[in-house]
Context: one part of a larger RNA
Order: sequence, then C1' cells, then structure tokens
RNA sequence: UGACGGGGGCCCGCACAAGCGGUGGAGUAUGUGGUUUAAUUCGAUGCAACGCGCAGAACCUUACCUGGUCUUGACAUCCACGGAACCUUUGAGAGAUCAGAGGGUGCCUUCGGGAACCGUGAGACAGGUGCUGCUUGGCUGUCGUCAGCUCGUGUCGUGAGAUGUUGGGUUAAGUCCCGCAACGAGCGCAACCCUUGUCCUUAGUUGCCAGCACGUAAAGGUGGGAACUCUAAGGAGACUGCCGGUGACAAACCGGAGGAAGGUGGGGAUGACGUCAAGUCAUCAUGGCCCUUACGACCAGGGCUACACACGUACUACAAUGGUGGGGACAGAGGGUCGCCAAGGCGCGAGCCGGAGCCAAUCCCAGAAACCCCAUCUUAGUCCGGAUCGCAGUCUGCAACUCGACUGCGUGAAGUCGGAAUCGCUAGUAAUCGCGGAUCAGCAUUGCCGCGGUGAAUACGUUCCCGGGCCUUGUACA
Repeated sequence: UGACGGGGGCCCGCACAAGCGGUGGAGUAUGUGGUUUAAUUCGAUGCAACGCGCAGAACCUUACCUGGUCUUGACAUCCACGGAACCUUUGAGAGAUCAGAGGGUGCCUUCGGGAACCGUGAGACAGGUGCUGCUUGGCUGUCGUCAGCUCGUGUCGUGAGAUGUUGGGUUAAGUCCCGCAACGAGCGCAACCCUUGUCCUUAGUUGCCAGCACGUAAAGGUGGGAACUCUAAGGAGACUGCCGGUGACAAACCGGAGGAAGGUGGGGAUGACGUCAAGUCAUCAUGGCCCUUACGACCAGGGCUACACACGUACUACAAUGGUGGGGACAGAGGGUCGCCAAGGCGCGAGCCGGAGCCAAUCCCAGAAACCCCAUCUUAGUCCGGAUCGCAGUCUGCAACUCGACUGCGUGAAGUCGGAAUCGCUAGUAAUCGCGGAUCAGCAUUGCCGCGGUGAAUACGUUCCCGGGCCUUGUACA
C1' cells in the first nucleotide's frame, strides 16, 4: 500500500421488511447430470453452465457410429498431355461410383497458340469441427451503469509511498459548494444521440372527413375540403427559471405557482482502470504439437429424438373472479413476388378448388383476445382438467418407420393449490390477455425477440440476511 475480520462509523441497492404473483407437489415441453448405446458428436458447470452455442437435428445440417468407396484428393496455385464447355441417354449398384452410346463444336488469335471449363498423369502441396482458450488476437460474460481509476508539476517521507482523492455539507453520481500544501488535468458520471409524453410551422397521398353536395342495404364510396386525426421533416418547451421556507450570505433541500410534463419526466443506446490464467482454437484468425492410401474426402443407413432415475427453466391445470353455447365491441407493431393470398364455392375440420388485388399508409396475412350481454352448469375428479392411446384424415417434402406439424371421432390419466426451501416485481410496473416477427420446404402449441389491451397492492423502517461504496481500526496474510 492492499486484502481480510462472526471490528467500528456513514451510505446505497426489490438486499431485507411491507405487499402481489410464482417455483418446489401433478402432467407435458425443453436443457442438463447419470445410465445405456456401434454411436447416443462437441462445447458451456456457483452467482456469471443447465428453453445456453441451436433465430428451426426426418435426408441435408453433422462434426458421431456401422458399412461401401477414393488417394494430388470435395477445395487453391503451378506443369505436361488430351478435349470447348455443355446436353441427352443405356447397363450394374443402396448410393458414392464404374462401364458405355449419341448430339455439340462456340470466343480471341501474330495461325504458333491463348482465355474459361472438363478429363488424365507426376510432384510441389492441399485438407483436418485433431490437441493446447494455461501461447494468443478478436469477441463476450461478470463485479456494475457500481462511482470509482489515474496522471503532470509541487510539497512531505531515507524509502516503499503519501498528499491531491481526506474533512464539513450535498447529490443518483469523485454531483456541486466550502475548507485545506496543494494547483491543475485525463478516463469514467452528467450532457450531446434515439424513442415516448404537449404545442406550433410546413406538406396532404395510398392516410383523414368538420362543414357543402351526390350516393348506398351499409361504407370517405364519389365530387370536394386541408379544419381534425395521422404521417414525417423542422422548430418551441423544463433551466431549480419564478415565489416562500430551511441552510453557512454557499451548494443544495422542502413546499407552492404556472405548465402536457418538475427537479435525471419515462424508456433505450452508451459499460472507466481493472478482477475471475472466467468463456470461446467448433464463427473467424493464429504460434506450437499431431495425422497424411488417413485424425483427410465421398456415399447409404443409423445416431444426436435412447430411459430405472436426479436437477434447472417453462407451459397447462387443479376450477364458479370459472367452464361451455349464442350475440356484440375496441389495438399496436410487423411481414409479403420462388411471396402474402381476397371474393365465391366444397369439406364438421385440418384443408382443397378458385383466381381478384398487391413490389404495398393503396391489396393481403387479419376474425385480436381478455372484455360486455343473454343462457346453462351448482361443487362433483365434475359440462373442471387435458396427458395417454385407438381409428380415420390434411399438408409440406425425393422421402414423415426410427423421427414432422395439424384436423375429426372415440379414449379420458395425474391433478382438489403443493414439505423443507426458494424466485421475480416499486407503475402503465407486477399480474393477466391476445397479436406479430426472425430462423424456416415443413416443424415453437410451451423457446427467443418485439407489440399493444386490461391493470393492482405495498414500502413503518434499515436491527437482521446478501452484494456494494467511502472513512477508520486490528492483523502471526501478500
């Protein structure tokens, strides 16, 4: 100087408390451990691994296994020889591949040949998702959006170092003020950026419709309008600016006015010096080591989907604040030409036929659901719950046996609110309800990322648990 303490002081955080909803019990989905297996490819392992890499494992992917094959190679550059490339087709085979048949003769040219591509041959070489993340770059997690981490000069100390950065206040903040052997500065904080909340200006189609007409079963459907909504560009607005109080005449805090918004208005992006030899050699790159008729490459089938069990994360429930039947209403944000697919028709339905429109503020996906009204069920393993299984189908795809999703009929399991323990959340939040997208032939119904609808309760307080910041103290630790 640090680190540590079941030392002290001050302070903060959904850290506790107060409250709401869960997990732990059930069924299923998914990941992991374990076991099994020819293989169940590999990695991730307290917080910070476990719906993680995977934003899509039937083949492919695929790295694994079994079997069948190749050896200058599936891929790159160089040399020689031959042939344009390419297209059609026969036989064998699971295919890779092997053996043939036919068509075709292009472009440039100094007429030697050359360019692209294909085949054969020789060797230089290729290739490796093989090992080492404890050789590394890059990227990332975490402490933590915590308020810290440092430097120059000066001063003090023999020195390591100290001071500044400590102290009194204050703040979300090393934020600001005052003081002070310090005076300044840098990286962080804040602000600048995006978005949302109010208003104004400009613009008015594909969006809008107040007033005036036309028109309809209804409808901005039409003429028209530029007000309103909205769209999207520019501006205004919030700064403790104003008033009162407290304070040290400071910084600041408390209350108020005005205001759409008030003291950082809400949200996002943004992550200092560093820590964990943290993670990744399987995104990529890369040193070293290793393989080279194989640890490289191609193909078919299988596996990654196994199942006594254990754990994590979710979904659906156990019901009446509910289930079912009928009727009625209101979003936002997205996506669409190898695409989204309307009207109309068929089918109980998944879906099929059909073909209008749309490269989309125009057309389509697209009926939002919870909600409201009416009816029914009356506490029951039920008109709750939907697992499991049987049969019959639909769609995608070369192909749904291993191993896809969906539909109809039947079947109806466990489950009556969950032990010890444990998680999230402070407001448009939790809870609850549906909608969209990426990936994608198909496949998320439960994952992920977004979007809006309905919309709470509680916080006395900081003794305690956890994590963190500053000062101080002890130490046989570095």
Predicted 3D model of a 478-nucleotide part of an RNA (small-subunit ribosomal RNA, 3' major domain) from a metagenome.
Its mean pLDDT, the model's own confidence on a scale to 100, is 84.